[in-house]
Molecule: small-subunit ribosomal RNA
Organism: metagenome
RNA sequence: AGAGUUUGAUCUUGGCUCAGGAUGAACGCUAGCGGCAGGCUUAACACAUGCAAGUCGAACGGCAAGGUUUUAGCAAUAGAACCCUAGAGUGGCGCACGGGUGAGUAACGCGUAUGCAACCUACCUUUAACUGGGAGAUAGCCCCGAGAAAUCGGGAUUAAUAUCCCAUAGUAUCAUUUUAUCGCAUGAUUUUUUGAUUAAAGAAUUUCGGUUAAAGAUGGGCAUGCGUGACAUUAGCUAGUUGGUGAGGUAACUGCUCACCAAGGCUACGAUGUCUAGGGGGUCUGAGAGGAUGAUCCCCCACACUGGUACUGAGACACGGACCAGACUCCUACGGGAGGCAGCAGUGAGGAAUAUUGGUCAAUGGGCGCAAGCCUGAACCAGCCAUGCCGCGUGCAGGAUGACGGCCCUAUGGGUUGUAAACUGCUUUUAUACAAGAAGAACCCCCUGAACGUGUUCGGGGCUGACGGUACUGUAUGAAUAAGGAUCGGCUAACUCCGUGCCAGCAGCCGCGGUAAUACGGAGGAUCCAAGCGUUAUCCGGAUUCAUUGGGUUUAAAGGGUGCGUAGGCGGAAUUAUAAGUCAGUGGUGAAAUCCUACAGCUUAACUGUAGAACUGCCAUUGAUACUGUUGUUCUUGAGUACAGUUGGAGUAGGCGGAAUGUGUCAUGUAGCGAUGAAAUGCUUAGAUAUGACACAGAACACCAAUCGCGAAGGCAGCUUGCUAAACUGUAACUGACGCUGAGGCACGAAAGCAUGGGGAGCGAACAGGAUUAGAUACCCUGGUAGUCCAUGCCGUAAACGAUGAUUACUCGAUGUAUGGACAUUAGUCUAUGCGUCCAAGCGAAAGCGUUAAGUAAUCCACCUGGGGAGUACGAUCGCAAGGUUGAAACUCAAAAGAAUUGACGGGGGCCCGCACAAGCGGAGGAGCAUGUGGUUUAAUUCGAUGAUACGCGAGGAACCUUACCUGGGUUUGAAUGCUAAGUGACUUUACUGGAAACAGUAUUUCCCUUCGGGGCACUUUGCAAGGUGCUGCAUGGCUGUCGUCAGCUCGUGCCGUGAGGUGUCGGGUUAAGUCCCAUAACGAGCGCAACCCCUAUCUUUAGUUGCCAUCAGGUCAUGCUGGGGACUCUAAAGAAACUGCCGGCGCAAGCCGCGAGGAAGGUGGGGAUGACGUCAAGUCAGCACGGCCCUUAUAUCCAGGGCUACACACGUGCUACAAUGGCCAGUACAAAGGGCAGCUACUUGGUGACAAGAUGCUAAUCUCUAAAGCUGGUCUCAGUUCGGAUUGAAGUCUGCAAUUCGACUUCAUGAAGGUGGAUUCGCUAGUAAUCGCGCAUCAGCCAUGGCGCGGUGAAUACGUUCCCGGGCCUUGUACACACCGCCCGUCAAGCCAUGGGAGUUGGGAGUACCUGAAGUCGAUAACCGAAGGGAGUCGCCUAGGGUAAAACCAGUGACUGGGGCUAAGUCGUAACAAGGUA
Repeated sequence: AGAGUUUGAUCUUGGCUCAGGAUGAACGCUAGCGGCAGGCUUAACACAUGCAAGUCGAACGGCAAGGUUUUAGCAAUAGAACCCUAGAGUGGCGCACGGGUGAGUAACGCGUAUGCAACCUACCUUUAACUGGGAGAUAGCCCCGAGAAAUCGGGAUUAAUAUCCCAUAGUAUCAUUUUAUCGCAUGAUUUUUUGAUUAAAGAAUUUCGGUUAAAGAUGGGCAUGCGUGACAUUAGCUAGUUGGUGAGGUAACUGCUCACCAAGGCUACGAUGUCUAGGGGGUCUGAGAGGAUGAUCCCCCACACUGGUACUGAGACACGGACCAGACUCCUACGGGAGGCAGCAGUGAGGAAUAUUGGUCAAUGGGCGCAAGCCUGAACCAGCCAUGCCGCGUGCAGGAUGACGGCCCUAUGGGUUGUAAACUGCUUUUAUACAAGAAGAACCCCCUGAACGUGUUCGGGGCUGACGGUACUGUAUGAAUAAGGAUCGGCUAACUCCGUGCCAGCAGCCGCGGUAAUACGGAGGAUCCAAGCGUUAUCCGGAUUCAUUGGGUUUAAAGGGUGCGUAGGCGGAAUUAUAAGUCAGUGGUGAAAUCCUACAGCUUAACUGUAGAACUGCCAUUGAUACUGUUGUUCUUGAGUACAGUUGGAGUAGGCGGAAUGUGUCAUGUAGCGAUGAAAUGCUUAGAUAUGACACAGAACACCAAUCGCGAAGGCAGCUUGCUAAACUGUAACUGACGCUGAGGCACGAAAGCAUGGGGAGCGAACAGGAUUAGAUACCCUGGUAGUCCAUGCCGUAAACGAUGAUUACUCGAUGUAUGGACAUUAGUCUAUGCGUCCAAGCGAAAGCGUUAAGUAAUCCACCUGGGGAGUACGAUCGCAAGGUUGAAACUCAAAAGAAUUGACGGGGGCCCGCACAAGCGGAGGAGCAUGUGGUUUAAUUCGAUGAUACGCGAGGAACCUUACCUGGGUUUGAAUGCUAAGUGACUUUACUGGAAACAGUAUUUCCCUUCGGGGCACUUUGCAAGGUGCUGCAUGGCUGUCGUCAGCUCGUGCCGUGAGGUGUCGGGUUAAGUCCCAUAACGAGCGCAACCCCUAUCUUUAGUUGCCAUCAGGUCAUGCUGGGGACUCUAAAGAAACUGCCGGCGCAAGCCGCGAGGAAGGUGGGGAUGACGUCAAGUCAGCACGGCCCUUAUAUCCAGGGCUACACACGUGCUACAAUGGCCAGUACAAAGGGCAGCUACUUGGUGACAAGAUGCUAAUCUCUAAAGCUGGUCUCAGUUCGGAUUGAAGUCUGCAAUUCGACUUCAUGAAGGUGGAUUCGCUAGUAAUCGCGCAUCAGCCAUGGCGCGGUGAAUACGUUCCCGGGCCUUGUACACACCGCCCGUCAAGCCAUGGGAGUUGGGAGUACCUGAAGUCGAUAACCGAAGGGAGUCGCCUAGGGUAAAACCAGUGACUGGGGCUAAGUCGUAACAAGGUA
């Protein structure tokens, strides 16, 4: 010091979360020791038991028990004296301290600083004086009585340092007289005169007491300034209230109390009310400022079961005192009594949670006492608890074959655990045993010495330790007695395997888990801390996320709709005075502890001590006077006034005007008008619409008109008049800071709406009808009421927007415009105020703003603090209402949001292309059949492909095989191969039996080579390696489809941008093309395009066999048949040729145009191969390969049979047709490319034919398989036909172990549908479509009408790019980014959650009014008592408590009800995001 999280990515805003520190903590796992601290935060809940305040015999009467002596008695026992003094009593002092708790209290309670001229103070200290005389009681003791007890009553008698009386007394008190000084108002101090009143106590033996007075010290009381929570959804409160006079009362001032008088007092600088809370020193955190907190220790306050009250006393309204009332508990003989742990222990309860019914007064301190001493749960110690802080230890060194084991891997091996272990040596803190053993102790007191001089001080010795035989020390033994917890996806240090399979689970945030999880669980390893480690809770920090330090408000949350103006805040220039703020010095205070620094003491540290600093504060005093304030005087530049001029759609009240619209009347005129995408509703023959004339009505003011003007804003527009206001310019005459802002307040304030009364032409919510639609409570159309208009009164809100508060000053420019002014007068220059545009600096997250700031500064006001819930609820207030203003919480999410970027998309735009449309030709969709698919069926109908991009696809050949499927029968190292070892000698074959076969069994047969060791080969057996068309194409490789043969996709450097990114690649042209040219912050380059490759079209050269045959020769019925030839065709090798090269036009160029020339070919000549970055988790684990998982007498493998060929149906792809451009018959002509020896087969013969029999050639330019359409002629004559051939019957041929399921072909017979095919849809732009046949692969054969090739014949059309589809580039919008098959809204239905209202109901606290009223103070008082003082009793006032009543407030609950939030796959629609399909 930051980090994670919104996005595809970016910057910003903004919340949430994390890393740190802390705790009186708790919980989980674990645990060796010590030191120092700490330990009911909850029920101020209830308490058993013990202890926590007594002491003094040197105040007093007196004395039980005990001891000793003694008397009587045998003894028990009774009496006396002495000692010792216990318990009880009178009296004194103490009990108001110490200890506990934090309920109450928002207060002079606390803190701080002052004051008392308004006060008290026992014990203590100092000073001065005094201490004389007397009296009567009473407790105890004794006796009697009541009662269960607590306790009480009566009688007799007695003492005091108890009580009372008298004397004496003043610097005391009161009254009176008087002097001087001082202060702060009352007054204070001092001098003085007279009068009145009030004291005392002894004990003891030399000290302690008693009384009076003064002073001190200590402790308190009172008053005041300042500071010290939340809520304004608490705005008014107050009757002893505020003040005065008098009296009472108090230690003392005071409405403290009372009588009378006055009407005050507090409050927006927050009164009153409600809620919460002891305050401070401090503590935690923080860089600080702050924030949070108030345990332990210290100070103050308050309280003592709850409430009230006083008594005693120096002091209390009293924790372990009293009285009363109340609640609760206990005892009881039922009549009455007793009690108060928020003291120390302890118990119960509550709770996540907090200790022993311990020891000692040794020390420190307190009370009493002369003292010894006694008391002391204060205190000092010990016990329990890892609750915290600090310290120590669990060993150290060496030791590699890097052991065993574990874990992992690419696994004959390597890595890691790991120098870790074993092993060797060393040490002994700790542990165990034994030994020795403290400091804390000084006092008091006793003995003794000294000094002073009659009681103090100092010195020496003696006595005193709970902790404790503890700390500490020594010796011995021996690595011996001692390590865990959490984490390991990122943040955040640390990674692999197995298991699990959106399950189980994890999680602080983001998020993991759906079969390869570094995120779950386990293991190995690693990391971090360590006697602890984690989790939870809480506080501060990070968070500059409430911002004083130190934030913002155009668009992210946030400027009030606008003005006027009150309080308040701020305020021009010069000067005077003052000294409030401010600054400086000094003094006092700021308790101690704490924090900090230094030093010191415990072995160190924590801890503790000493000293210093600090305590940032408050008060007082002295000084300074720049600034601010206050005061006086002055000034003119801010502001205003005056005068002159200018401007406007500024406001308001009247008057007037024309156009248009509607209506009415009349006229002309006839069939429609009107409306729409198209229609209909509507109007119209009762005469509309249209046209003309006249009249009336209401509303709005075309053109001018603008990027304009005015106004505070809302807003304002025909012309004209009155009234009112404003701004600007000029002059610089007047005033002299009169200013700015502005919480509350007041006024204005569009539209809609409300009230009353008018008005009502047009428009037009609601409503009605017509359309549209699946629906259409909408968009469109026809009507149409409120309203819109006027007057008056409400409402008070708008995207009231420049989403930008007002005012002032400053900061480069360019340009336009409105209204003025000055100077020049052609153009112009300067200046003021407005309204605009573009830019510099600067600012900004960016977009952008930029003298009209969102720049630089100042003043004042308003507002914001994550999204939703919600501008909602409740309350208050305003309003006639509608509603407005003010304005939450529970709950819920981890985002919501702004700007910009790249894509994608749009029923956005522009440009362009493509058989995309259009123009054409031919098809599909209808029929029959073939084939594939779906579905269904089945034992099985194996599997895959399945929008375009599956469906004559994998399959380029399912009768068996194939075959993966089904049924049944077999085999288990297995069907194949290799190695190993052993055995056999054959194996093969043949035959027989069983069987469907596989297979099983029997019989037969008995190999080759040899160097005789053996080898080869084959079989059987053993072992090692099998096998799987089982799963996952969403783990993969490879291959493939598609976009698409579309023109795109990128990089380096530079430049621009905070950045994502942009530029380049855009723009203008051009192209088939990101093809090329020009321009250009880009310059270059790569993958694509093109070219290079193959075929084809022309020519040349070379070479002529199996090809060819012009010329020459020979020969045949005929044929290159033969000799021969290379001319031609052809074959197959090498070349040539085409490049917009030439010409003309256009153009800067690239290039385009031209039936141009030439040429076989002309602008890519035609065709093929060739497929960029990528997309579709596209397809394929069943071609192959491969990770992982699964099966192993089976999911492997062999065999037979069956199935893949099923069949109501649906779809795709084809074939054949429906006929005359045809069918049939006869004749006749011309290919290319391929294939062929288990083959193609000439030829001959047979058969109607498929074919068969014979036979020849050919391992192929040699032989062979081979054309059809066409052409010629004939026939048929528009029919279900001489079309069409399905289906079926019969007979055959061929292949093959085998054609039944399930082959093809032939012949004869049969002769179905079908007469050109709905919506819709497919292909094709030239040697193409269409049409005709031929060949090949696979293959025994073939379901081939399929696929792949080959040639023959050979068209039509393209105006063009509006539209459909697909694509490319640029641009625009976006709430999309899984990218429009996107996103997303609301009702309803279901579950859960919190919440508002609610007839009511229950409870609580505080108050008000009335009634009653204990104890008690105070007051009054004739009867009774007392000699008297006085007492009892009675009465009165006040009051705790109780009761009654009404209202308010707060909380709980409530049938029902309202909305809200959340919840993978519910319903209905489609409102928003693109022009979102009606912006």